Bacterial RNase P class A from Candidatus Angelobacter sp., 387 nucleotides, folded computationally. Of the family's consensus pairs, 95% are formed in the model. The RNAcentral record of the sequence draws on ENA. A source record names the gene rnpB. It matches the Rfam family "Bacterial RNase P class A". The family's RNA type in Rfam is ribozyme. Rfam links the family to the GO terms dimeric ribonuclease P complex, ribonuclease P activity and tRNA processing. Its mean pLDDT, the model's own confidence on a scale to 100, is 76.
RNA sequence: GUAUCGGACCGGGCGGUCGCUGUUUUCGAUUUGAGAACAGAGGAAAGUCCGAACUCCGCAGAGCAGUGUGCCGGAUAACGUCCGGGAUGGCGGGUUCAAGCCCGUUAGACGGAUAGCGCAACAGAGAACAUACCGCCUUGUCCGCAAGGACAGGGUAAGGGUGAAAAGGUGCGGUAAGAGCGCACCGCUCGGGCAGCAAUGCACGAGGCACGGCAAACCCCACACGGAGCAAGACCAAAUAGGGAGGGAACGCUCGAUCACGCGCCGGCUCGGCACGUCAGAACCUUCGGGUAGGUCGCUUGAGCCAUUCAGCGAUGAAUGGCCUAGAGGAAUGAUCGCCACGGCGGAAACGCCGCACAGAAUUCGGCUUACAGGUCCGGUAUCACG
Numbered sequence: 001g002u003a004u005c006g007g008a009c010c011g012g013g014c015g016g017u018c019g020c021u022g023u024u025u026u027c028g029a030u031u032u033g034a035g036a037a038c039a040g041a042g043g044a045a046a047g048u049c050c051g052a053a054c055u056c057c058g059c060a061g062a063g064c065a066g067u068g069u070g071c072c073g074g075a076u077a078a079c080g081u082c083c084g085g086g087a088u089g090g091c092g093g094g095u096u097c098a099a100g101c102c103c104g105u106u107a108g109a110c111g112g113a114u115a116g117c118g119c120a121a122c123a124g125a126g127a128a129c130a131u132a133c134c135g136c137c138u139u140g141u142c143c144g145c146a147a148g149g150a151c152a153g154g155g156u157a158a159g160g161g162u163g164a165a166a167a168g169g170u171g172c173g174g175u176a177a178g179a180g181c182g183c184a185c186c187g188c189u190c191g192g193g194c195a196g197c198a199a200u201g202c203a204c205g206a207g208g209c210a211c212g213g214c215a216a217a218c219c220c221c222a223c224a225c226g227g228a229g230c231a232a233g234a235c236c237a238a239a240u241a242g243g244g245a246g247g248g249a250a251c252g253c254u255c256g257a258u259c260a261c262g263c264g265c266c267g268g269c270u271c272g273g274c275a276c277g278u279c280a281g282a283a284c285c286u287u288c289g290g291g292u293a294g295g296u297c298g299c300u301u302g303a304g305c306c307a308u309u310c311a312g313c314g315a316u317g318a319a320u321g322g323c324c325u326a327g328a329g330g331a332a333u334g335a336u337c338g339c340c341a342c343g344g345c346g347g348a349a350a351c352g353c354c355g356c357a358c359a360g361a362a363u364u365c366g367g368c369u370u371a372c373a374g375g376u377c378c379g380g381u382a383u384c385a386c387g
Base pairs, nucleotide, nucleotide: 001383002382003381004380005379006378007377008376009375010374012340013339014338015337016336017335018334020040021039022038023037024036025035026034027033042358046369047368049367050366051365052364053363054229055228056227057226061271062270063269064268066225067224068223069222070221071085072084073083074082075081086110088107089106090105091104092103093102094101095100111220112219116218118214119213133160134159135156136155137154138153139152140151141150142149143148168186169185170184171183172182173181188207189206190205191204193202194201195200233297234296235295236294243288244287245286246285247284252259260278261277262276264274265273304323305322306321307320308319309318310317311316342355343354344353345352346351
């Protein structure tokens, strides 16, 4: 330099004029104003996919159902997020006769297939106590000059075919031909040992050469989980019709207490708890109809941002110092001019012209996902050239 993989950042700056919104302040004046200073849309504001803060449901326990997550260890307010590590798969490279092994990088629907139940269409001989279609070897009979062919029988599962997947893999030997049939190396199972917090890994020994796949199938196991959401909610003012209809509790019945019955309450069901009602009702449920829908707040100082130091591989945490950076309310954050920077085109140059991606706050944060013209930087791998 090229190719490829992963990641981070920028995506305009300065000044003037006019316009808009907010805060502070001065003068005015109360119905509205005038001046000054300061500030004014993002890395994703998008999606609404997760998690929370906050608000309300009077309090809010246990279980079932349901939902979510799923390797190990950490971070965090928390998360389905992030960091580090492990195994596995992909990609690139090295090495081996070959399988395999090693290095780097990258990915996530990474617990369990002997708890049970079930699925694998079609194709194929056969799809998990499987299997002989083609083929290979061989015996007998017949045909043939021979090569070879036909029929009947035996052996075979290495080769080929079907399939997403065919019952360990590679190599060597052996065999009539083959096969863990035997051996070596991998793989697998068991056994203890060592390293590690652990997931796991390493070496050794023994051994059968078998205990296939699918759980983003039902399911089992472990852990977690009230609901609704700023159109949450609080306050003020005003108005109407504290309207109408239906349902609604024990033949325990003087009263009281307890019990009991009814009803409501934090999702569905059950139990518990709490509150209310109970001899017919002002509990409560269903439904019809009417009024209001105006104003103020919530509303921006935050699990906040920046810098330095320390601890840590890192995510991150701590300490010190500094900063305050929108709060609209049918919705402000704009227009224009000049200079500079960047990109493109033209030009010998001077210079001229054009322009800059995705896209706009609405309670606020931490993430994830998606979009992004152009540009800058970091790291890894391979390769080329130079020193």